[in-house]
RNA sequence: CGGGUCGGCCAGACCAUCGCGGCAUGCUGCUGGGAGACCAGCAGCGUGUCGAGGAAAGUCCGGGCUCCACAGGGCAGGAUGGUGGGUAACGCCCACUCGGGGAAACCCGCAGGCCAGUGCCACAGAAAACAGACCGCCCGCAGCAUGCGGGUAAGGGUGAAACGGUGGGGUAAGAGCCCACCAGCGCCGCAGGUGACUGCGGCGGCUCGGCAAACCCCAUCCGGAGCAAGGUCGAGCAGGAUGCGCUUGAGGGCUGCCCGCCCGAGCAUCCGGGUAGACCGCUUGAGGUGAAGCGGCAACGCGGCACCCAGAUGGAUGAUGGUCCGCGACAGAACCCGGCUUACCGGCCGACCCGUCCC
Numbered sequence: 001c002g003g004g005u006c007g008g009c010c011a012g013a014c015c016a017u018c019g020c021g022g023c024a025u026g027c028u029g030c031u032g033g034g035a036g037a038c039c040a041g042c043a044g045c046g047u048g049u050c051g052a053g054g055a056a057a058g059u060c061c062g063g064g065c066u067c068c069a070c071a072g073g074g075c076a077g078g079a080u081g082g083u084g085g086g087u088a089a090c091g092c093c094c095a096c097u098c099g100g101g102g103a104a105a106c107c108c109g110c111a112g113g114c115c116a117g118u119g120c121c122a123c124a125g126a127a128a129a130c131a132g133a134c135c136g137c138c139c140g141c142a143g144c145a146u147g148c149g150g151g152u153a154a155g156g157g158u159g160a161a162a163c164g165g166u167g168g169g170g171u172a173a174g175a176g177c178c179c180a181c182c183a184g185c186g187c188c189g190c191a192g193g194u195g196a197c198u199g200c201g202g203c204g205g206c207u208c209g210g211c212a213a214a215c216c217c218c219a220u221c222c223g224g225a226g227c228a229a230g231g232u233c234g235a236g237c238a239g240g241a242u243g244c245g246c247u248u249g250a251g252g253g254c255u256g257c258c259c260g261c262c263c264g265a266g267c268a269u270c271c272g273g274g275u276a277g278a279c280c281g282c283u284u285g286a287g288g289u290g291a292a293g294c295g296g297c298a299a300c301g302c303g304g305c306a307c308c309c310a311g312a313u314g315g316a317u318g319a320u321g322g323u324c325c326g327c328g329a330c331a332g333a334a335c336c337c338g339g340c341u342u343a344c345c346g347g348c349c350g351a352c353c354c355g356u357c358c359c
Base pairs, nucleotide, nucleotide: 001355002354003353004352005351006350007349008348009347010346012324013323014322015321016320017319018318020051021050022049023048024047025046026045027044028043029042030041031040032039033038053330057341058340060339061338062337063336064335065226066225067224068223077222078221079220080219081218082096083095084094085093086092097111098109099108100107101106112217113216117215118214119211120210121209134156135155136152137151138150139149140148141147142146164182165181166180167179168178169177183207184206185204186203187202188201189200190199191198192197230280231279232278233277239271240270241269242268243267244266251263252262253261254260287308288307289306290305293302294301295300325328
């Protein structure tokens, strides 16, 4: 310099004016309470401060929180599936093992069990799982084109897959039938490792197809519904109790009071439940950020310092102007948090691998 692998970060920047939502605070007005000082609520104006994301998304997993259910156990159903660790928990993450891909950095894995049972294996092929034999080879008989009977599984052909491979012995031809080596499987021993597993040695001709993302079996885990959860206050109407009243007039209207006039059969107080409605839940939390520290290979954990960083409920985060650059993608909270997945213009940083050249 070129090509590649992995990880992290940013998500237009700055200024001015106007506008919107939350909180705090000042002034003014109104309402309510109080003897008062004052307090509370609402409205307006002003000031200060904060105001979306790496995915806020899909709602696919896991939890917190809330209500309901629940002695314990089982069935059914669902999820997960190498080992060890992390975590509140997980189907997530880290490290390792095994298998696969790559020249390498590195990447991928839907990674328990098919000698518990059942089922399936298209097409081709003689035959697809338990043995059997289409061509061929060998033997015998008929016979000489060939046919019949028997042996064989070395050779051919089909297939994703054909009952270990190579060589030798053996044989009528052959075959783990026998032998050597190799591969696989099972058992035993030694060594390493927490473990999955690995290495070495020995023994057994044992050679046994694949599919469990087929049913199923084994192990572990799982109660249900969700913030429209759930809670507090609570008009009006209806209900209940008590009291007063119905021409000897409760109560209401006409002006705040008195008188007067009119209407007039219900009215007042209390109680429980609770509708509309209002408020809480609501954002201080397994929290985040900042520059560092300690333990750990890592995921992650630990202790202290500083800061508080959206909380709406017709639902705010925008508009205009100016300067600059590389002309700016995907997209926006709605109870909260940890993950996964999906979408995404472009830019920056770091580590590593391969190739070429130079010192």